[in-house]
Molecule: transfer RNA
Organism: Candidatus Jorgensenbacteria bacterium CG23_combo_of_CG06-09_8_20_14_all_54_14
RNA sequence: GCCGCGGUAGCUCAGCGGUAGAGCGAAGGUUUGAAGAACCUUGCGUCGGGGGUUCGACUCCCUCCCGCGGCA
Numbered sequence: 001g002c003c004g005c006g007g008u009a010g011c012u013c014a015g016c017g018g019u020a021g022a023g024c025g026a027a028g029g030u031u032u033g034a035a036g037a038a039c040c041u042u043g044c045g046u047c048g049g050g051g052g053u054u055c056g057a058c059u060c061c062c063u064c065c066c067g068c069g070g071c072a
Stems, first nucleotide, its partner, number of pairs: 001071007010024004018055001025044001026042005048064005
């Protein structure tokens, strides 16, 4: 340099055009002498950045950045 895969919640990952989710973690509550466990409640997010297409984009297109792999 070229090709492929990936970047979404604190972490690991779903979601493939129509209002962003799960598990774990976290916070608040009930309970306890206190804690743990259990139960209830809360998503805690500029979907890597910018631009384009579309009535509508995490999703499609272009470009840039970052990570991993392959080729040279």